[in-house]
Order: sequence, then structure tokens, then C1' cells
RNA sequence: GGGGUCCGGUAGAUCGCCGCGAGAAGAAAUUCUUGAGGAAAGUCCGGGCACCACAGAGCAGGGUGGUGGCUAACGGCCACCGUCGGCAACGAUAGGGAAAGUGCCACAGAGAAUAGACCGCCGAACGGUCCGGAGCCUUAUGGGUCUUGGAUGCGUGGCAAGGGUGAAACGGAGGUGUAAGAGACCCCCGCGGGCGAUGGUGACAUCCCCGGCACGGCAAACCCCACCCGGUGAAAGGCCUGAUAGGGAGCGAGUGGCUGCUCGUCGCUUUGACCUCCGGGCUGGCCGUUGGAGGCGGUGGGCAACCACCGUCCCAGACAAAUGGCGAUUCACGACAGAACCCGGCUUAUCGCCAGGCCCCGGAG
RNA sequence: GGGGCGUUGGUGUAGUCCGGUCAACACAUCUGAUUGCCGAUCAGAAGAUCACGGGUUCGAAUCCCGUACGCCCCG
Repeated sequence: GGGGUCCGGUAGAUCGCCGCGAGAAGAAAUUCUUGAGGAAAGUCCGGGCACCACAGAGCAGGGUGGUGGCUAACGGCCACCGUCGGCAACGAUAGGGAAAGUGCCACAGAGAAUAGACCGCCGAACGGUCCGGAGCCUUAUGGGUCUUGGAUGCGUGGCAAGGGUGAAACGGAGGUGUAAGAGACCCCCGCGGGCGAUGGUGACAUCCCCGGCACGGCAAACCCCACCCGGUGAAAGGCCUGAUAGGGAGCGAGUGGCUGCUCGUCGCUUUGACCUCCGGGCUGGCCGUUGGAGGCGGUGGGCAACCACCGUCCCAGACAAAUGGCGAUUCACGACAGAACCCGGCUUAUCGCCAGGCCCCGGAG
Repeated sequence: GGGGCGUUGGUGUAGUCCGGUCAACACAUCUGAUUGCCGAUCAGAAGAUCACGGGUUCGAAUCCCGUACGCCCCG
């Protein structure tokens, strides 16, 4: 100098005028203070809070899935392990079980899970054909028979090394061996097993011993195992004011709520409840509601996520719903986007600007 | 505020549950035949990144995750 990778911050600033919401002060006029986000979004997870039972049991259903930790909790975060990708920094990882069972593996291919034999290799074994040699018989330059050797690879057969198919072919490369071959045997690697040894909390790593290998892949297929999950949702729920009727009909001994089902449990009930329909009334006010697993700073613990303590601050709270407009100066000329009970995460959108760590390549000293 | 479903040629749908090698059908379009011409009819052809981005798998329209858009329901 070039390229890459990871991780943060910020989200225009200042001033003036006019407005809007909320709060405080004041008799009033009015004055003062304060007023959107990093995602307020998607509603994908988790929790608080409220009611139903204090949230119970079983089944069904759903979710999660390496290990250890953090946390109120999580499918989040941190650290580590294994595997894969990258020269590296670093990135990805739903990463339990395939010798519990069921199922699937198209096409191609000989064979796709109790493997198989198309091309090929072999000629050991049996048979056939051909050739040569020796013996024997004979009607003798011929024929027959038997035996032995060779050839052929035709039938039976041996093999699975090589070719070929496929995403995947029932361990890999080398050697020994053999008719040819093959874990048939051997060394190394891989694989499986081992209250084995050492290190580690652990996942696991390294080493040792045993076993010739027996056991292909898919569980984001059913399933099995372990753990977790009750429902509803701020219109939850509570209080108050006002008005009308304490009306009529149905059902009728059991009924209703809590979970889809079962249990269990709770409430109410012939003085007519509860439920359904008709009829009548309201369409209001207040609380919940923002002080909170809160922000900032410091110290300490921890690799980190995070935790503890101290100090300090109050930082929107509406309910048809405020947060806007104009002007000036300045800069890099301003993106995505607007709270609605509250928090922790994840995901997605985002003009630009600023800062930092690390890796690779090239050059110069 | 809360919940459910869908997206496949130009249009309407099937296939998705249970993954399999040219994604099917109808209408529309185009070409040819037929006709004096048009329509109808007959024969043939073209037309799909299966909304988008990842993942699982040998293989994804189909299974899983995320995103975008659209529709519906509750009070």
C1' cells in the first nucleotide's frame, strides 16, 4: 500500500418565535418543568402482572435436544468440545438414539441391505473338443483303447482385484499369499469394544489393551429417550356514579366454571339458582398505568455472559389519542421509522459518519 | 389488540399430508388444417426461478426456519 474478517458508537447541533400533551404553582391572567426508538416494527420466543382453584393428576397435543455456566425465564446470551468450510483472522452447525420397532432409498446398475456377478480375471476341480508322446490290442505307412502332458475357455465351476452404474456398492493404501483372488494373513490408517491409564467439573482429548470388521444413509419420516409447557389477555381485572327492571317465556334435577378428553376439585340449587331467548338500562368516571429484573458513574468478583456493593438521577403516559410549524447559523445536508400494561431476547428495515481489534498478500528500511 | 389461512404459466385450479428426475388439467395465446371470410371444430406448439432468502437431504413445489405480500376470523 492492497485485500479480508470481527466488533462497537452515533442517528444532526445551537438559538429565536408560534402551537400541542402531561405535571407543578397561582384567585386568575399566566409562569415554570418535561415530552418517542434503536428498532417504538414483526408478534417469533420467554417472563412479570391479572382473573379462572392455590394451577392439581393422567392421556392427547406442542416445543427443545453437544457440555458447563448466566438469567425471573427462554428456542436467548457467554465460554468450551466435536464436525464442516476458509491459507488465515474467522464463519456455519435442530449436534440425543439407526444392534427397540416400522418405513423410504427414484433413475441408472449384475447387485441398494439376510448384497450381487454385466464386462472381466482364473484354469485348481468335473465334463467336452483338439494336438503331441509312451504303452497295449489289431486285419498293420492305418484303426481302436487306456494313460499322461499341453491347448481351448465351450458347459459346469472358482473369484470379487480391476472396469462400469450410482448420492451411496458391505473399510482404505501397500505387502504376503494364490490357479486367480479375497482381512485369508501382516504393518499403518480408519472402525467397534474396554468400571483401562492420564488430563478436564464436563462434552471430550491423548495413550494403552482387545476384536479382523460383525453394524450403509435418512429421525427438519413415523417413532424411542430426556427435559419443558394449564387456559385466557389490559376490551385482563378492580372500584364508583347514574338509569331502568327486580318483568315475561323456555329448560327443569341436577347444572356451570377450571383444558381438547378423563379424573379430581370448586361454586350454585325447587324460598326457582345457573343457562338460553324476549324486554329494559348504560355506551360514563377513576384505578390498573408507569419507579422499573430502571438509567448513568465508580469499586470489586468472573476468561466472558453476568453478579455484588456504593453514589447519583427521575427519564412520555395519551384514550380518536400530544411530540408540530416557521426563521437564522453551522456541518458530513440528515436513512429506517411513531409509544398505547410492562420488561428480557430474537428477527427484519436503516442515508451516512466516527472508532477499534485481528488475519493474509506485496514493497521499503 | 389477538388469532388462522394462502402465494404454482396470461387466468382459474390440481399436485404439498406421505420428497423421486420433462410439475398436470381447463380456458386464453400462437401455428396449421377446414371455410369464399369469421366463428365453432380438428391437429400441433410455446409459455413456470412453484412469492423471496437460507437450511435438512443423494434429491425440495412438497420438510424446517426467516422475510414479503394478500385474504379471513374474534371483540